Context: one part of a larger RNA
Formats: sequence, C1' cells, structure tokens
RNA sequence: GAACGAACGCUGGCGGCGCGUCUUAAGCAUGCAAGUCGAACGGAACUUAGAGGAGCAAUCUGAUAAGUUCAGUGGCGCACGGGUGAGUAACACGUAAAUAAUCUGCCUCCAAGUCGAGGAUAACUCAGCGAAAGUUGAGCUAAUACUUGAUGUGGUGUAGGGGACGAAAUUAGCCUACAUUAAAGCCGGAGCAAUCUGACGCUAGGAGAUGAGUUUGCGGCCUAUUAGCUAGUUGGCGGGGUAAAUGCCCACCAAGGCGAUGAUGGGUAACCGGCCUGAGAGGGUGUACGGUCACAUUGGAACUGAGACACGGUCCAGACUCCUACGGGAGGCAGCAGCUAAGAAUAUUCCUCAAUGGGCGAAAGCCUGAAGGAGCGACGCCGCGUGGAUGAUGAAGGCCUUCGGGUUGUAAAAUCCUUUUGUCAGGGAAAAAGGCAUUUGCGUUAACUGCGCAGAUGAUUGAUUGUACCUGAUGAAUAAGCCCCGGCUAAUUACGUGCCAGCAGCCGCGGUAAUACGUAUGGGGCAAGCGUUGUUC
Repeated sequence: GAACGAACGCUGGCGGCGCGUCUUAAGCAUGCAAGUCGAACGGAACUUAGAGGAGCAAUCUGAUAAGUUCAGUGGCGCACGGGUGAGUAACACGUAAAUAAUCUGCCUCCAAGUCGAGGAUAACUCAGCGAAAGUUGAGCUAAUACUUGAUGUGGUGUAGGGGACGAAAUUAGCCUACAUUAAAGCCGGAGCAAUCUGACGCUAGGAGAUGAGUUUGCGGCCUAUUAGCUAGUUGGCGGGGUAAAUGCCCACCAAGGCGAUGAUGGGUAACCGGCCUGAGAGGGUGUACGGUCACAUUGGAACUGAGACACGGUCCAGACUCCUACGGGAGGCAGCAGCUAAGAAUAUUCCUCAAUGGGCGAAAGCCUGAAGGAGCGACGCCGCGUGGAUGAUGAAGGCCUUCGGGUUGUAAAAUCCUUUUGUCAGGGAAAAAGGCAUUUGCGUUAACUGCGCAGAUGAUUGAUUGUACCUGAUGAAUAAGCCCCGGCUAAUUACGUGCCAGCAGCCGCGGUAAUACGUAUGGGGCAAGCGUUGUUC
C1' cells in the first nucleotide's frame, strides 16, 4: 500500500447491487418447511335432481344420477430441493483413464404382447383392553393390492456349433436343442349388443439419454523430540456374498507385504473451481456463488425401494427434555423465521406461489420457508446529494499582533438562479409465457368425440406495487463529519500544565518560553464516512 463474512469509537442524507452466528456439530417454546392422484378401489357424510311406492292432501320413503368433502386400500413422490462442515490425510477431492467386472425409476426411439382363474384384507360393524400413546378378537367387502394357470416375439440358464473388431475373450452379434420366465386396467366416443376406436397406462425385451457404483496413474499439510509396522496381515486355491472385480467374508496352503523416495504413530484439516496479495515466481485462504464428499441428538443396525443403510422413516442402546392415573409413553431446527446460552460480533416468529424450478395429476389444480420479493444492519462496493453565479467598506465576531496591522475571507450577509434530493399532488409500467372457453385446417379413426400439430377469436392470471419511471407544485429549502498538524508524513500559532496530568506505530515528547500533553484559532487529509484494533500478502 492492498484486502476483509470483520469488531470497537465518533458521526450519519439517499439510491442500486451484494453480504450478514467466523464462537457452542450447545440446547430449543411456537408456527410453517412433502405431498398428490376419485380418470386405480370399496365406502361414509353432505348438497342437488329424482323413476317408483304410501297417503285425500301436506308430506314421508326412495332405486338411480351428478357434485363436494373425508379417513382407509392402492400408485407415484418422500434418495430431489434446503442446511451444516463435526468427522475424514482417504481414491475423500482434483485431473487423466478403466469397467473385457456393473446397475439405472421417470424420459426418448424400436419392436412384441396385454388371455384366463382364485383367495384374502383395511375401511366399516360388533365386542373388549388402556390415563394416554395405542391395541386385541369376531364378522363383511373392493381394486391398477395379492396369488396362480396359459402363451413365449423375446430374455435368462445349460449344452453344442460357428465367430468379427480388439493388446487381450469362456466376448458381442448368429444358429440348434432343452429348461425356465410376463401382464391391469381406467377414462372418452360409436353401437341394441358382440365389438371397434382414441388417450393414459400395464408386461417381457432391444437401443439411447441421464444418474450412479467400482478400480487405477499422478497431484496437494506439519511432525523423526514418532523407526520400525503388519496374522486376514501379503499371495494362491476352492467356496460364500454383491448389480459388480477384489481377503469383501470363510476353509485350506504358502510366508509373505510396507518402510529414510519417511512406513507406522501423533497433530491439524472437508477438497476443488476460485478469492486476496504480488511485476511475476510465490505466499495466504476456501465466507458468498458453482462442482464433489461427509453428517443429521450420540453409537449401532437393517427394512422398503430403480435409488437410502434414509435430516422432518423404522428398530435397538446411551445422554438429555417433556407427559403420566407410576403401569407406561412422547421428542430431535447443522430446513425458514424465532428463543436461551456463549461471544467483540451477525437480521423478520414478514408477503406470494405472479415468475423460474420441483412433486403428484389426463387436466383444472393442489403442495412447495426451493424460489421470487419485501423488512433490519453504512457490513462492503458503486453512484448521487448536502446548492450554483455574482458579491470588498475586505462588515461584525473569533484568533494572532511588533498595536501599524494580519488572518478567518468571496467565506458570510446581500442580489439573481436552479430543484438532483425531500415533501405534496397527478399519471403509471415491464416482468405474462401460459392455462381456460369457442373455433379453423391437417393427421389419426369405418365415423364422431377425443388426441397430436399449426393457427384465429374472447374473457382472464402480478406477491413485489400504485413500486420503478414520468409530469407538476413548493421552497436553498431536508442533509458533514472524522482523523491529523515534532520527524518518518501533507499541515501552526497562542494559552494552560510543569517528568504532573498526559501522549506514543518507531524514534521519542513533558522537570516554567512544549509546533509532540489539554483547549482554542488556523491549516492538512479523507469524506457519508473517518479513525483504531485484529488477520493475510
């Protein structure tokens, strides 16, 4: 000199864009943060319409249909998104490769199918236990839930044949035989029906895309006041296990493997793109944003699933907190706000799903503390303003003085002007693409509806927000401080004090003429900031 997720002191007008618990991975009241689908399924309640029946009538009952809401079965999602950096010195990360050792829901393309049968169970009803959390028994019922038969394009396995590319084959693809292996419907339309058809699904498979698993070369901390470490250890063979190679695990066999090119131990630490500094080399750093990893009160475990050994799932154990009828139960903010504690120190228990994105759904839509916004904080960067011009008798006042004057100083006053900003009034966006309704053409179909593609018309969808911005009115009006002035280092005089009080980054000032302390005048520097402290180069 530069920088900062900064703090402290004094001061403080506005806007834009960013950033904001670095400490205790400490503990948490309260609310919200993951649901959705009735076009998979049976039901319950309500509303509307209502064939028919009873009745003289009022009215009652009520098959059925439509709609809304609801718990349950079922499907998909909950493995994303969001948080944190405790652990980890490791194939965790970065980079370059390998997979001839692998998996991949939803999505895209290709091609084949979607035929039968059956038994349950929740909901519900009844009975019971419990303070609660919850739970037991009996009975009833449905499905795209579950079980099973058929078929087998195909897939898989075994055996045989044949066989490229390639460094390498027990390979891919091909042929034959045997064995084994699937499925589910719902909605719209036409039709008396059978059935046909459109859309969304379902099943077995082949490609792709995406995502992931595993392996390897190289690279990036300190410590030798850590020198030896290692028995599943190193390798083989045979098994088990996994989606998958492997001591990953097991039996047996061999005795290996690593190490001064630093093994083993100890300490510290998430890593990177980047960021800061520097002419560079380098040094420091990893906040925010982006990628990867790890974790979710502590430790352990598996289940489900395409994917987890799962933050707002399950089970067990520990600590802690809460409820209890003392028998037993409930909980997990390192999600968003917020609270307590700690600390020098870090924000609102805000608005909206309008946009972007995500989940579910055919769709309308619902959910979304992701996100978009607003609020608080000069915490940072950038921009703007606090007025402009004229104005000498160089006014008054202050300060100094050799008492002549000098200086503050064109500074003020005064005159003329402007209105950024402020206040008031008026106007007023963009961010909106879509979706819905009606409709046109083409394709699909025997045909219509529907669906797909391309268009037209109509009524609409904004949290921010009456915001940005524009116009007018008003009046210089609403807006300057902080540090320094001995040298380094730009900028001085007077008074007070008298080695006192004090200053100080270093040198050093102060003991009666202090340009170094304190105050004032003047001056210098920066400026909505200025200084100090801390840290890095």